Molecule: transfer RNA
Organism: Bacilli bacterium
RNA sequence: GCGCCCUUAAUUCAACUGGAUAGAAUGCCAGACUUCGAAUCUGGAAGUUGAGGGUUCGAGUCCUUCAGGGCGCG
Repeated sequence: GCGCCCUUAAUUCAACUGGAUAGAAUGCCAGACUUCGAAUCUGGAAGUUGAGGGUUCGAGUCCUUCAGGGCGCG
């Protein structure tokens, strides 16, 4: 230098062929239980889907530029 892949909650990951309000686990907060805690159970909060632009009635998903990371080739 060229090609491909990844980037979504604090963390690890889902999300079908573009379509209903973007979910789960762990963690966090509150409650129940317990002498207290842990474990367990119940409830809750938490998202500019890496950044910008475009296409579309509609974008996490398609196109494009940039940034970060990974793999391969030279």